[in-house]
Context: one part of a larger RNA
RNA sequence: UGCUCGAUGUCUGAAGGGAAGGAGCCUUUAGUACGAGAGGAACGGGGGUUCGUGACUUCUGGUUUACCGGUUGUCUGGCAAGGCAUAGCCGGGUAGCCACGUCAUACGCGGAUAAAAGCUGAAAGCAUCUAAGCUUGAAGCCGCCCCUGAAAAUAGACAUCGUUUGAGGUCUCUCCUAGAAGAGGAGAUUGAUAGAAUCGGGAUGUAAUUGCCAAGCUUCUGCGAGGCAUUCAGUCCACGGUUACUAAACGACCGAACG
Numbered sequence: 001u002g003c004u005c006g007a008u009g010u011c012u013g014a015a016g017g018g019a020a021g022g023a024g025c026c027u028u029u030a031g032u033a034c035g036a037g038a039g040g041a042a043c044g045g046g047g048g049u050u051c052g053u054g055a056c057u058u059c060u061g062g063u064u065u066a067c068c069g070g071u072u073g074u075c076u077g078g079c080a081a082g083g084c085a086u087a088g089c090c091g092g093g094u095a096g097c098c099a100c101g102u103c104a105u106a107c108g109c110g111g112a113u114a115a116a117a118g119c120u121g122a123a124a125g126c127a128u129c130u131a132a133g134c135u136u137g138a139a140g141c142c143g144c145c146c147c148u149g150a151a152a153a154u155a156g157a158c159a160u161c162g163u164u165u166g167a168g169g170u171c172u173c174u175c176c177u178a179g180a181a182g183a184g185g186a187g188a189u190u191g192a193u194a195g196a197a198u199c200g201g202g203a204u205g206u207a208a209u210u211g212c213c214a215a216g217c218u219u220c221u222g223c224g225a226g227g228c229a230u231u232c233a234g235u236c237c238a239c240g241g242u243u244a245c246u247a248a249a250c251g252a253c254c255g256a257a258c259g
Base pairs, nucleotide, nucleotide: 005162006161007160008159009158010157011156015148016147017146018145021051022050023049025047026046027045028044034039052105053104054103055102056101060099061098062097063096067092068091069090070089071088072085073084074083075082076081108144109143110142111141116136117135118134119133168254169253170252171251173187174186175185176184193247194246195245197242198241199240200239201237202236203235204234210229211228212227213226216223217222
């Protein structure tokens, strides 16, 4: 853009795609069938393994230049707090993402067949699975399963709303588990969309200050690493709840016929 009024929502399913499964092992069947014996199956049932595929993040583990802490050199006059040095180096580390983690990937059924096995049966008084006709028969083919899918031009169906008394949509604005840009989704005061505050949960590991103790040094006047208490503190969070305190202002535009 089209789908012959315009929309919103829910579907149908033509067609397309998929490999979504594959293969060992153990056990039972069974020391059975079979076989003189020696030996020695299978159909079917159960369990688990591995590879592949799909999904997820409760656990385990990885990452985590969010964050917290320790510490070296140097600089900001000192403390505190910081800058730079690969994130300076090191120890941890939530969310998210992920696998090395977890779960699923079933039993199979139906249809038409291949090779093959047959029935009936002539040509050809017989015989013959084939010439007419009919029955079986594979991990293969087509379905049952999963995904996409009204642009399927035979352009579908249903419900509801609206055509200027204007349905619906867009811009702008607050955002996201959504995202390259578009798109998608949640909201816009009749509001929990984001921020802030607070509570919960979580990370780190006990802040600064002050008090006490104190190795050691000393020019004997002081300096003082470090420890304990204050203090499960301080700092921080991508998670959840509550709360309109802040910001989603005021608005603008597009928009549908016969009747």
Large-subunit ribosomal RNA, domain VI from a Thermoplasmata archaeon, 259 nucleotides, folded computationally. The sequence was found in a public genome assembly. NCBI's taxonomy places the organism under Archaea, Methanobacteriati, Thermoplasmatota, Thermoplasmata. It matches the Rfam family "Archaeal large subunit ribosomal RNA". Its mean pLDDT, the model's own confidence on a scale to 100, is 82.